Predicted 3D model of RNase P RNA and transfer RNA as a complex of 476 nucleotides.
RNA sequence: GCAGAAGAUCAGGCGUUCGCUGGAUCUGAAAGGAUCUGGAGGAAAGUCCGGGCUCCGAAGGACACGGUGGUGGGUAACGCCCACCGUCCGCGAGGAUCGGGCAAGUGCAACAGAAAGCAAACCGCCGAACGCGAAUGCGAUGUCGAGCUUGUAUCGACUUCGUAUUCGGCGUGGUAAGGGUGAAACGGUGCGGUAAGAGCGCACCAGCGAUUCAGGUGACUGAGUCGGCUGGGUAAACCCCAUCGGGAGCAAGGCCAAGCAGAAGGAAUCACCGUCCUGCGACGGUGGCGAAGCGGUCCGUUUCGCUUGACCUUCGGGUAGGCCGCGUCAGGUGCCGAGCAAUCGGCAUCGCAGAUAAAUGAACGCCCUCGACAGAACCCGGCUUAUCGAUCUUCUGCCAGC
RNA sequence: GGGCGAUUAACUCAGUUGGCCAGAGUGCUUCCCUUACAAGGAAGAAGUCGGGGGUUCGAGUCCCUCAUCGCCCA
Numbered sequence: 001g002c003a004g005a006a007g008a009u010c011a012g013g014c015g016u017u018c019g020c021u022g023g024a025u026c027u028g029a030a031a032g033g034a035u036c037u038g039g040a041g042g043a044a045a046g047u048c049c050g051g052g053c054u055c056c057g058a059a060g061g062a063c064a065c066g067g068u069g070g071u072g073g074g075u076a077a078c079g080c081c082c083a084c085c086g087u088c089c090g091c092g093a094g095g096a097u098c099g100g101g102c103a104a105g106u107g108c109a110a111c112a113g114a115a116a117g118c119a120a121a122c123c124g125c126c127g128a129a130c131g132c133g134a135a136u137g138c139g140a141u142g143u144c145g146a147g148c149u150u151g152u153a154u155c156g157a158c159u160u161c162g163u164a165u166u167c168g169g170c171g172u173g174g175u176a177a178g179g180g181u182g183a184a185a186c187g188g189u190g191c192g193g194u195a196a197g198a199g200c201g202c203a204c205c206a207g208c209g210a211u212u213c214a215g216g217u218g219a220c221u222g223a224g225u226c227g228g229c230u231g232g233g234u235a236a237a238c239c240c241c242a243u244c245g246g247g248a249g250c251a252a253g254g255c256c257a258a259g260c261a262g263a264a265g266g267a268a269u270c271a272c273c274g275u276c277c278u279g280c281g282a283c284g285g286u287g288g289c290g291a292a293g294c295g296g297u298c299c300g301u302u303u304c305g306c307u308u309g310a311c312c313u314u315c316g317g318g319u320a321g322g323c324c325g326c327g328u329c330a331g332g333u334g335c336c337g338a339g340c341a342a343u344c345g346g347c348a349u350c351g352c353a354g355a356u357a358a359a360u361g362a363a364c365g366c367c368c369u370c371g372a373c374a375g376a377a378c379c380c381g382g383c384u385u386a387u388c389g390a391u392c393u394u395c396u397g398c399c400a401g402c
Numbered sequence: 403g404g405g406c407g408a409u410u411a412a413c414u415c416a417g418u419u420g421g422c423c424a425g426a427g428u429g430c431u432u433c434c435c436u437u438a439c440a441a442g443g444a445a446g447a448a449g450u451c452g453g454g455g456g457u458u459c460g461a462g463u464c465c466c467u468c469a470u471c472g473c474c475c476a
Stems, first nucleotide, its partner, number of pairs: 001398010012367007020039008041373001045384002048382005053249004057303003060299003065245005070084005085099001086097004100240002105238002107234002122179002124175003129172004133167008142158005187205006206230001208227008253324004262315005269288008291308005331350008368371001403475007412428004421459001430446005452468005
């Protein structure tokens, strides 16, 4: 110098004038006015996670359902963050990682292919074993012929039987080395072995399980021994294991004011009295019950509250006003300390938006590198997404020079 | 503000436990029928399954993220 990796910060600045809005003080009977002062972001966004807070009465448990998934730590908590481990990518600085379990069970794998899950065999290879067939040799019996007077014997041909060898020719069969299909085909290489082959045997390597030693809190790593020789993929398929989670959400919820009209259905203890009714029953009243009912899906639980017909569901009617919740909180900044870090502790200091039709804008002037994405609505911690650019720190590779 | 749902051909919608699967109706184009039009019959075209990434041999389907549209509440 070029090319990169990781991280951090900023998000036009200054001045004048006029507006909007919160708070404090003063003034005013009130409406209002005056002065001082505060007034969007790194994402305020998406609502994807987690928590606070509020209501569902509280506590505990269970089922269902859902989330998460290497190890250790951080935290109020998390699916977030930090450190490390394993795997993959990169020459490297570094980056990515829903990273438990298919040697628990069930399921799935189109097309192709012989075969897709625990065995099987299409082409091929083999001819060891069994059976059949063919050829040849040998032996036996028989028949015919030659020769001989006849018979035996001999020779030749043929049939049958036995036996041996050969032939892969056929069937049963052996095999999985090779070919071919596929995303994926039952460890790889070599030697031996065999009829041909094969972890069939052996050596080395990969992988799995058991075990020993060493290091580490641990995930795991390194070294060794033994074993069967290999148990494939998919859990962002059901499922199993571990662990976490009750539900709803500030339009939650509380108070005040104003306003209205109830209806249908369901569930539902006993006794007595009265009315209506043929009756069933309905309505009204009184009383009892350590009783019953209701209060979040469930509970032979505990406890609390309410009611004695209070209850539940659905439809309908009314309100569209005010106050609280509402900003001092897991707050910011600086220093010191613990820790590799995330983070935590101590001290000092600061007060930094809070609306409810909803505020943060406009004009002018100067300067510069000419200004992106974008606007709070209960709050906070994260993640993700959008974003013109600028600056800084640390580090890597290559080239050149000293 | 908060809570849900949907997106597949020009339009309206299917798509089962991931594969042989991208389909149906209407519409469009061409041909037949008719003197001509309509109706009818036959054939055909038309899709990045809203965008991107991941899991898997393989994604419309499963997971994550983004965009657009719609519904509900006091």
Rfam match: Bacterial RNase P class A. From the family's description: Ribonuclease P (RNase P) is a ubiquitous endoribonuclease, found in archaea, bacteria and eukarya as well as chloroplasts and mitochondria.
Its mean pLDDT, the model's own confidence on a scale to 100, is 76.